[in-house]
Order: sequence, then C1' cells, then structure tokens
RNA sequence: CUGCCGUUCGUGCCGAAUCCAGCCUCCCAGGGAGGUUUGGAUCGGGGGACCCAUUGCGGCCCAGAGGCCGCGGGGGCGAAUCGCCACAGCCUGUGGCGUAGCGCGAUGCGCGAGCCCGACAGCUAACCCCGUAGGCGCCCGCAACACCGAAA
Repeated sequence: CUGCCGUUCGUGCCGAAUCCAGCCUCCCAGGGAGGUUUGGAUCGGGGGACCCAUUGCGGCCCAGAGGCCGCGGGGGCGAAUCGCCACAGCCUGUGGCGUAGCGCGAUGCGCGAGCCCGACAGCUAACCCCGUAGGCGCCCGCAACACCGAAA
C1' cells in the first nucleotide's frame, strides 16, 4: 500500500410483524439495559347469515333440450402462478429456459419459495378465532441526512 474475514456504532431493506404498560433480573439507579407460556393498543389473517353466486373432462343416447355411465378431492398464508426442455427414476427427483406476479440501492439488479388445514370452509353484517415472527444490505458509498417540491 492492497485484499479478505469478523466485531462495534450508525443507517437502511423484505415482511402484518411495531408501540405502551405490568412483572423479574442487572446497572452508571427519580434514569437505563435485558428477559417475559402477563395485559392492552396497532397492524395483518382466517372462520361466519339474509341476498347473490355455485365445477371440469371422456364415452354413449337424442332433431334438440337434455339424460346416463366413468374419472377428477378441496381449502388457507404468501409476489411466489403457469408453460416448455433435458437427465434420472417409476409417478417422483435434479438441473435449465421462460412466465403471471413481486422487491429494490431502479436506463439496472434480484425474487418468482416454503409452510399449513385434514374430507372441510364461495361471498358474508353481527359474532368468533389466530398472528404481531424471521431474514438480509451498506458503513466514505449503489448509502444516509438536509433543503426545494402537491407528489414523483
């Protein structure tokens, strides 16, 4: 001098995931820090009337309307849905290319997962129930703050 890793302070992002109080522990103790199967607020989600709405494919019959038989479960959170290809495998896996849609530091870069209910739920006022986590970036700039601006 350069590179890499980690930590602290600070500052941001995804997401509903934040705030206040009580209680306990600790400290530099009329104030703070941490924890909490305590309570509340906030925000988010599900169930749940009237009214309204209400399933596909294949085969056969029929002028038609329609009828008969067989097959197919359904739903929730979330942006995360759908299609094609290849290699394995025996009904699934791995990898790739796109895509509805989504996020940001946005002429670009990234995501396009995962989990749950358990035969059951359309909408839905009253009412009932649940969650309020987790993960990541930057740190002399791809950031932050200030000013101007209705906002961008």
c-di-AMP riboswitch aptamer (ydaO/yuaA leader) from an Actinomycetes bacterium, 152 nucleotides, folded computationally.
The source organism's lineage runs through Bacteria, Bacillati, Actinomycetota and Actinomycetes.
Rfam family: c-di-AMP riboswitch aptamer (ydaO/yuaA leader). Rfam links the family to the GO terms regulation of gene expression and cyclic-di-AMP binding.
Its mean pLDDT, the model's own confidence on a scale to 100, is 76.